[in-house]
Description:
The RNA shown here (transfer RNA) has 72 nucleotides and comes from a Minisyncoccota bacterium. The prediction has a mean pLDDT of 82. The sequence is in RNAcentral, with records from ENA and MGnify. The organism belongs to Minisyncoccota, within Bacteria.
RNA sequence: GGGCAUUUAGCUCAGUGGCAGAGCGUUCCGUUCACAUCGGAAAGGCCGCUGGUCCGAUUCCAGCAAUGCCCA
Numbered sequence: 001g002g003g004c005a006u007u008u009a010g011c012u013c014a015g016u017g018g019c020a021g022a023g024c025g026u027u028c029c030g031u032u033c034a035c036a037u038c039g040g041a042a043a044g045g046c047c048g049c050u051g052g053u054c055c056g057a058u059u060c061c062a063g064c065a066a067u068g069c070c071c072a
């Protein structure tokens, strides 16, 4: 220098155009003498950034950035 993949909650990841989700974690409540387990609830996200297409974009397109891999 060229190519490919990934980027969504604190962590690991779903989500292929119409309300952003799960597990774990955190907080609170119940259960217990207490802890754990179990049950219930809550908080937490401008979906990497900037543009474009579309009535509507996490999703499609372009550029940029970061990370990883391959080639030179």
Base pairs, nucleotide, nucleotide: 001071002070003069004068005067006066007065010024011023012022013021018055026042027041028040029039030038048064049063050062051061052060

Source information: Its Rfam family is "tRNA".